[in-house]
Context: one part of a larger RNA
Molecule: small-subunit ribosomal RNA, 5' domain
Organism: uncultured bacterium
RNA sequence: GAUUGAACGCUGGCGGAACGCUUUACACAUGCAAGUCGAACGGUAACGUGGGGAGGAGCUUGCUCCACCCUGACGACGAGUGGCGAACGGGUGAGUAAUACAUCGGAACGUGUCCGCUCGUGGGGGACAACCAGCCGAAAGGUUGGCUAAUACCGCAUGAGUUCUACGGAAGAAAGAGGGGGACCCGCAAGGGCCUCUCGCGAGCGGAGCGGCCGAUGACUGAUUAGCCAGUUGGUGAGGUAACGGCUCACCAAAGCAACGAUCAGUAGCUGGUCUGAGAGGACGACCAGCCACACUGGGACUGAGACACGGCCCAGACUCCUACGGGAGGCAGCAGUGGGGAAUUUUGGACAAUGGGCGCAAGCCUGAUCCAGCUAUUCCGCGUGUGGGAUGAAGGCCCUCGGGUUGUAAACCACUUUUGUAGAGAACGAAAAGACAUCUUCGAAUAAAGGAUGUUGCUGACGGUACUCUAAGAAUAAGCGCCGGCUAACUACGUGCCAGCAGCCGCGGUAAUACGUAGGGUGCGAGCGUUAAUC
Numbered sequence: 001g002a003u004u005g006a007a008c009g010c011u012g013g014c015g016g017a018a019c020g021c022u023u024u025a026c027a028c029a030u031g032c033a034a035g036u037c038g039a040a041c042g043g044u045a046a047c048g049u050g051g052g053g054a055g056g057a058g059c060u061u062g063c064u065c066c067a068c069c070c071u072g073a074c075g076a077c078g079a080g081u082g083g084c085g086a087a088c089g090g091g092u093g094a095g096u097a098a099u100a101c102a103u104c105g106g107a108a109c110g111u112g113u114c115c116g117c118u119c120g121u122g123g124g125g126g127a128c129a130a131c132c133a134g135c136c137g138a139a140a141g142g143u144u145g146g147c148u149a150a151u152a153c154c155g156c157a158u159g160a161g162u163u164c165u166a167c168g169g170a171a172g173a174a175a176g177a178g179g180g181g182g183a184c185c186c187g188c189a190a191g192g193g194c195c196u197c198u199c200g201c202g203a204g205c206g207g208a209g210c211g212g213c214c215g216a217u218g219a220c221u222g223a224u225u226a227g228c229c230a231g232u233u234g235g236u237g238a239g240g241u242a243a244c245g246g247c248u249c250a251c252c253a254a255a256g257c258a259a260c261g262a263u264c265a266g267u268a269g270c271u272g273g274u275c276u277g278a279g280a281g282g283a284c285g286a287c288c289a290g291c292c293a294c295a296c297u298g299g300g301a302c303u304g305a306g307a308c309a310c311g312g313c314c315c316a317g318a319c320u321c322c323u324a325c326g327g328g329a330g331g332c333a334g335c336a337g338u339g340g341g342g343a344a345u346u347u348u349g350g351a352c353a354a355u356g357g358g359c360g361c362a363a364g365c366c367u368g369a370u371c372c373a374g375c376u377a378u379u380c381c382g383c384g385u386g387u388g389g390g391a392u393g394a395a396g397g398c399c400c401u402c403g404g405g406u407u408g409u410a411a412a413c414c415a416c417u418u419u420u421g422u423a424g425a426g427a428a429c430g431a432a433a434a435g436a437c438a439u440c441u442u443c444g445a446a447u448a449a450a451g452g453a454u455g456u457u458g459c460u461g462a463c464g465g466u467a468c469u470c471u472a473a474g475a476a477u478a479a480g481c482g483c484c485g486g487c488u489a490a491c492u493a494c495g496u497g498c499c500a501g502c503a504g505c506c507g508c509g510g511u512a513a514u515a516c517g518u519a520g521g522g523u524g525c526g527a528g529c530g531u532u533a534a535u536c
Stems, first nucleotide, its partner, number of pairs: 001536004006532005013383006020375001021341001026339003030336003035084003040081002043077002047075003050071004055066005091294003101218006109211003114207008122156001124154002131146006162171003176199006184193003220266003227257002232254008269291004273284004296317005319330004347373001349372003355369001356367004386416004396407004422472005430463001435457008480525005485506003491520005501508002
């Protein structure tokens, strides 16, 4: 000099953009952060509609209103079965010196949803929730009996392709739902068959993207750590895995690593990058992005395409809470917020309008991801605190050789402007999709429904009455901080008297201190300025 996720002191007008527990991976009150689908299902607790019943009131005597009961018929829908999601997104950096990361390669693998292609989607069965009845428990919750549906579960059939094979053969699948429809058939009807479209379901091949695995190279410190290792190194066989492999096991051999630093110990998430520097290099790894690891501590598996799973389960432990003492409940390193620690780090805010995600045919619902707002000069950037004129160089202050000098065009005064602020008026971009209608077209028996294209129309804004624009009045609403001995830009007076004090280094102060304190003046930067800490 440059820099910072900074802190502290003094000071503080506005706006834009960004950042904001670096310390206790300390403990957490409260609320929210993962749901959704009725177009899978049985149903109907609540709300609404329709229908029916008996009743009351009004009267235009056949309508209106009121309350009650019944009815899943309808819109919907609490709880339940089922599907998908919950393995993403969000947080943190404890552990990890290599099962991580970066780069370059590799072969023995998996893959829900998505895309392309091929083949199927036939016919049956038995349950279990919900519900009803009963019982136990303080609660959490549990239990017995009975009824019931499905895209839940289980057989049978078939099996192009798939797997296994002793090449003869064997094994092995599925689920339906919704919309529309002219004739025909069944049915009292509702509806169904039949036809068709859409979404699904099963088997297989391929793709995309993603993931698992292996190798090489690179990247901290210590030798006051020199030897380390028994599943250890390799082989054979077996098991196991999606897959290779001591991954595991039996047997056999005695290997393997190491001064080019093994092992041990300390420290540490890694990288793109960031800071500095002319570079080489050095230091760092906040925010943003990629990867990894973790989720009170330790261990374990279940489900699933995917987890050994932050807001899932089980066991053990510590801690906290409830209890009827028998037993239960919990996990903010999600967003806010609290206590504590600390020099130190924000609101228990708004919205799903946009982007993205989950579910759903869709409408839509959910989303503390996200987008916004709030707080802090924490950082960077921009703007302002007026502009021009104005000498008798006013007054006051300070200095003085008492002549004057300086503050100083500075002020007053005159003229002008109105950024910012204040008040008033107008007022966004971010919004296009979706939806509706029409035409054409594909499918189709179809002028139906559905899909595609084009055109017309058209809903939706948290921010926010915000940005921005216009108008009005008025210099009005807005300057400090450090320093002035040398380094280093900037000097005098008084006070003090090796005292009080200053200080980054040299050093100042013991009676004329440009070095302490105050004042005047000056100088530097400026909504900041200094100090401290840290890096180059």